[in-house]
This is a predicted structure of a 1451-nucleotide RNA (small-subunit ribosomal RNA) from a metagenome. Its Rfam family is "Bacterial small subunit ribosomal RNA". Gene Ontology terms of the family: ribosome and structural constituent of ribosome. The sequence is in RNAcentral, with records from SILVA.
RNA sequence: AGAGUUUGAUCAUGGCUCAGGACGAACGCUGGCGGCGUGCUUAACACAUGCAAGUCGAACGAGACUUCGAGUCGAGUGGCGAACGGGUGAGUAACACGUAAGUAACCUGCCUUUCAGUUGGGGACAACCGUGAGAAAUCAUGGCUAAUACCGAAUACGAUGUCUGUUCAUAAGUUCAGACAUGAAACGAUUUUGGCUGGAAGAGGGGCUUGCGUCUGAUUAGCUUGUUGGUAGGGUAAUGGCUUACCAAGGCGACGAUCAGUAGCUGAUGUGAGAGCGUGAUCAGCCACACUGGGACUGAGAUACGGCCCAGACUCCUACGGGAGGCAGCAGUGGGGAAUUUUGCGCAAUGGCCGAAAGGCUGACGCAGCGACGCCGCGUGGAGGAUGAAGUAUUUAGGUAUGUAAACUCCUGUCAAUGGGGACGAUAAUGACGGUACCCAUAGAGGAAGCACCGGCUAACUACGUGCCAGCAGCCGCGGUAAUACGUAGGGUGCAAGCGUUGUCCGGAUUUACUGGGUGUAAAGCGAGUGUAGGUUGUAAUAUAAGUCAGAUGUCAAAGCUACCGGCUCAACCGGUAUACGCAUUUGAUACUGUAUUACUAGAGAGUAGGAGAGGGAAGUGGAACUCACAGUGUAGCGGUGAAAUGCGUAGAGAUUGUGAGGAACACCAGUGGCGAAGGCGGCUUCCUGGACUACUUCUGACACUGAGACUCGAAAGCGUGGGGAGCAAACAGGAUUAGAUACCCUGGUAGUCCACGCCGUAAACGAUGUUCACUGGGUGUAGGAGGUUUCGACCCCUUCUGUGCCGUAGCUAACGCGAUAAGUGAACCACCUGGGGAUUACGGUCGCAAGACUAAAACUCAAAGGAAUUGACGGGGGCCCGCACAAGCAGUGGAGCAUGUGGUUUAAUUCGACGAUACGCGAAGAACCUUACCAAGACUUGACAUCUAGCGAAUCCUCUAGAAAUAGAGGAGUGCCUUCGGGAAUGCUAAGACAGGUGGUGCAUGGUUGUCGUCAGCUCGUGUCGUGAGAUGUUGGGUUAAGUCCCGCAACGAGCGCAACCCAUGUCCUAUGUUGCCCUUUGGGAACUCAUAGGAGACUGCCUACAUCAAGUAGGAGGAAGGUGUGGAUGACGUCAAAUCAUCAUGCCCCUUACGUCUUGGGCUACACACAUGCUACAAUGGCCGGCACAAAGGGAUGCGAGACUGCAAAGUUUAGCCAAUCUCAAAAAACCGGUCGCAGUACGGAUUGCAGGCUGCAACUCGCCUGCAUGAAGCUGGAAUUGCUAGUAAACGCAGAUCAGCUACGUUGCGUUGAAUACGUUCCCGGGCCUUGUACACACCGCCCGUCACAUCAUGAGAGCCAAAAAUACUCAACGUCGGUUUAACUAACCUUCGGGAGGUUGCCGCCUAAAGUAGGUUUGGUGAUUGGGGUGAAGUCGUAACAAGGUA
Repeated sequence: AGAGUUUGAUCAUGGCUCAGGACGAACGCUGGCGGCGUGCUUAACACAUGCAAGUCGAACGAGACUUCGAGUCGAGUGGCGAACGGGUGAGUAACACGUAAGUAACCUGCCUUUCAGUUGGGGACAACCGUGAGAAAUCAUGGCUAAUACCGAAUACGAUGUCUGUUCAUAAGUUCAGACAUGAAACGAUUUUGGCUGGAAGAGGGGCUUGCGUCUGAUUAGCUUGUUGGUAGGGUAAUGGCUUACCAAGGCGACGAUCAGUAGCUGAUGUGAGAGCGUGAUCAGCCACACUGGGACUGAGAUACGGCCCAGACUCCUACGGGAGGCAGCAGUGGGGAAUUUUGCGCAAUGGCCGAAAGGCUGACGCAGCGACGCCGCGUGGAGGAUGAAGUAUUUAGGUAUGUAAACUCCUGUCAAUGGGGACGAUAAUGACGGUACCCAUAGAGGAAGCACCGGCUAACUACGUGCCAGCAGCCGCGGUAAUACGUAGGGUGCAAGCGUUGUCCGGAUUUACUGGGUGUAAAGCGAGUGUAGGUUGUAAUAUAAGUCAGAUGUCAAAGCUACCGGCUCAACCGGUAUACGCAUUUGAUACUGUAUUACUAGAGAGUAGGAGAGGGAAGUGGAACUCACAGUGUAGCGGUGAAAUGCGUAGAGAUUGUGAGGAACACCAGUGGCGAAGGCGGCUUCCUGGACUACUUCUGACACUGAGACUCGAAAGCGUGGGGAGCAAACAGGAUUAGAUACCCUGGUAGUCCACGCCGUAAACGAUGUUCACUGGGUGUAGGAGGUUUCGACCCCUUCUGUGCCGUAGCUAACGCGAUAAGUGAACCACCUGGGGAUUACGGUCGCAAGACUAAAACUCAAAGGAAUUGACGGGGGCCCGCACAAGCAGUGGAGCAUGUGGUUUAAUUCGACGAUACGCGAAGAACCUUACCAAGACUUGACAUCUAGCGAAUCCUCUAGAAAUAGAGGAGUGCCUUCGGGAAUGCUAAGACAGGUGGUGCAUGGUUGUCGUCAGCUCGUGUCGUGAGAUGUUGGGUUAAGUCCCGCAACGAGCGCAACCCAUGUCCUAUGUUGCCCUUUGGGAACUCAUAGGAGACUGCCUACAUCAAGUAGGAGGAAGGUGUGGAUGACGUCAAAUCAUCAUGCCCCUUACGUCUUGGGCUACACACAUGCUACAAUGGCCGGCACAAAGGGAUGCGAGACUGCAAAGUUUAGCCAAUCUCAAAAAACCGGUCGCAGUACGGAUUGCAGGCUGCAACUCGCCUGCAUGAAGCUGGAAUUGCUAGUAAACGCAGAUCAGCUACGUUGCGUUGAAUACGUUCCCGGGCCUUGUACACACCGCCCGUCACAUCAUGAGAGCCAAAAAUACUCAACGUCGGUUUAACUAACCUUCGGGAGGUUGCCGCCUAAAGUAGGUUUGGUGAUUGGGGUGAAGUCGUAACAAGGUA
């Protein structure tokens, strides 16, 4: 410090997620030792048991014991303490806490210092002894008694009060002096001494007051009656509405009152670079609480955790009458919970209380125990050791890894263990810890390693298993048969007595932005203005010193953090020193801000003079058009559409003419022209009225800008009341369209549109751009002014102000773009945003007649949603161009019969593959057996085939038997080649196992091969340049071409794969050669031609004319055998279709192994209601038949082609001359041509089908071959919708040959020649393709994407008759305890007084005010639940349509 994730890729926006640190943690696996810390975060839930606050005999009197002492114990009275210490965080949003001050408004036991005292009396009550009540707790009553208990009296240095004077102050005060008045005390022990009383100080502790700071919500906006203030009384230690009476009507609040929710606050602590954000365990300070609520008493101090009273809930005891209790002290129990310890030891230390002290008490505290809960430290051994052992894993089978790791050799002894010694903590005694820490000795590598991870982020990879299953997952995402992502193993990486997971906080997150963000299009500028508070504010001077700046002082507890130093062997831990924000006080400075005063004119406003304008309101008025009414002319249609129909019309429409009526809107002018704040404003005239602009620079003198709330305006639609209603036109009706059409189109048509008044208050109210001010190059239009120049005047021209446009520099921007009318550079103020959906929603509130508007969440859910630009693809977008693509033609297919292939069906099997184009006369250039992969039956198991080992035999051939054959059995013939004589090669058999074998699966694991787009003209690269980038440029543009072919231009310049050319065939000529070919009188010659073979020439827009940028090139012409690629072939770029093929072959993995292998026989692949595809033959006279007669090319031939002759009607047969082929042969070419016949018919067309008789091949023609002859003579008379091929030697027609092959189903296919056309105006349309451009929400790329209802499942949520619960208030009723007040016209009463009667005072009772709890009443708020119901979210393959994205087919 960043990274992953939206996309095909990119940039930016934006969310989600991760890596780090931390924890009072919990859970999983594992676990050696020690030190230091730490341990109910939940039920402030309930608690058994024990302990946690006592002490003093030097305050007192009984009693008991006794060693008889100045003894001990000790209930009770009395004193001090129990208000500390310890626990908890419920309540509390508050002077509770923090910080800084104040107290001239206060208190203070014990302690310290100091001043002055401590004289003299009195009456009781506990204990105790009786009596009585009660179950108990306890109580009542009679009697005795002491005190440092209680009460008078005396005294009064101080003190307090009143009055007088006085000092200092000035907010209530204060100093000093005087007078008067009022109030004290306690004694004990004795050796010192301790206590008591009244003051004055101190220290420490507290009370009260104040400034500032301290969470969230406005879907909480008003709150308050002791409330705010005053006077008087009361009360308090003390101020104060603290309280009461009276008077006044205040006080608080947008700087957030009140209300609601949440919460102890702080030092600190976690994190962070910091600013911040989160937390408030342990330790420390403060506060609050002590079962819940209320109350006072005592006291220096409490409204009192281990005190009291009352009420309530709960628990316990009870004799039912009544009593007792409070672990949020330490342990411990139950319960709750994911979860948190021992009913330990000791007062030795530190501290506390009591005591004169000894001492006592102390679950504070010191220690120990339990828990890896955390931090820190140590160990689990060290050195050597390669045959790189074994094992394991893997492997390309060679090896590699584990791995110096182990074994083995030599050492060491930390920790632990055993034995011995043995502290500091206490410098006299006293040690729980503890025989602990620590030290020494002993033996021995022995007792001591796990956890997570290994797809990317993120360090670390292989094998097997599994097969969208099981599972993983923090995010992206893995898993559907080769998973580095699941599980296991081996190996590796990380950390280590721990490691992971979960949860929470900070960080990363500049993702709430003070530091440090944004708002044209990503979320985000209010629809616009006026203006209140607030914020901000021109120039100059003076004063002040609030802000600001500087110095000093105080404080910022300790601990902690930080720096340095030191102590435990180190560290954690502990100790010492130093530093510190902030706040306050004070002294100074005065530039800036503020405040006060004075002045100025540049901001702002006013004045005068002008011109412009659809600015606003009201009234009047005009013409065109339209509709209607009436009348005339006139006749059959009008209207409407893509085409129609509904509709109107012979009762006279439409058309046309005239007259009249009505309402609404204002053509031309008219313009990215004008005006207005926006919405918006358009005939003309008049009246009323707002604003802006220009010139002059006369006046005021900062009067300004913005603007939360507030107020006003605010299109269209809509609402209310009343008018009006021509046209248009939601709803509605009809007609069409359509699968449907509640739409688009058409015919009608009502609200509405118009007017008046009143509501509504919203729009893509948009420049998607808040208002104001300043500054920052230009160019060019346009509107309204002014000035200059010039002139007779005007125009032109120049300058300037205001408005409105375009283009552009710098700059900005993610880019697009903006660019003086900023989205640039700055200033001021306001509004708004913080992932998508849920949600322009719910609830609540405000407004509204309603419709609805404004404000505005959450649960839940996703990992994206969105912006700009890029490359493609696509479009029922555009432009240009090409192609037998259409058109123009010719011949067909689709109808018939047959052949072949496919589907389907059938079957024991009908083997398998190929399926739009790009499967279907395809693999198959040839299924009777074989082929053959399929089926049935019969057989074999190292195998039909290959290699290796051992043994035997040469190999091989023949015969017989059984059998369908495979096979089995028997018999016979035969003994070869090489040799170093051991044997070997080849071959056969036998045996065992390694292995063979598989047309079994996967073409979606592959190689190779092939199809297709497409012989279309494209596809790329290097360098450079442009762009943040993906990318662009080049390759686009203007021409041209068959072509990215070439030329020109150009930030490109070059290059590669394609195109073209090179290759083959063919067309002309030349040369050479001349057999088997050619020629001739011929059997011997020839080299002229044809022909053959080989080599060469020729064609290049080379020449001419025209066009063209005078470039590429195009058109025409000449010459030429051939002319613009001469014609035909071969040749197929980057890539696409997970295209085809595992059955040509090869091959990974999986599967079978007496079978999914191999052999044999027979059958099947040839089936047959049907459908499709490709062909053949036809339907006839341009023909059929009969006879005659002519002309090719290219091929094949030895298990072959086979002449000739003979036989047969023929297929063919017999015989055998020639030929290994320019020699012989297949071989006859056919259509054509000549002659004849047929005469338009199902025929002398057509030949299917069938019968009979033959031929050929072959072991074998039944299933299932071909051919011949005779006979038979079906459908069919030119073919619906639709559709195919072809542009010249082409189509069409005609035959010939080859491959495969024993034969053949070939009518197929591959080649060859013969005869030989028609047509192309042209590119609008169909199909396919190329280039450019445009839009896009597509990128699996339109066979794309995607919306809504319905149905199903599920989740959260709103409404809901209500129901239940809780909380905080209000009013009233009743009113406990208790304080206060009253009451001697209630009872009782020791101290004092007394005239002895009594009084004062007190206690109790009674009354009154207040008051907790309780009750009643009507409301408020919150939560839960609820039949039913509303929408919402989510969910691989449900239904209906197709709304959006392209002009998305109606933008």
The prediction has a mean pLDDT of 84.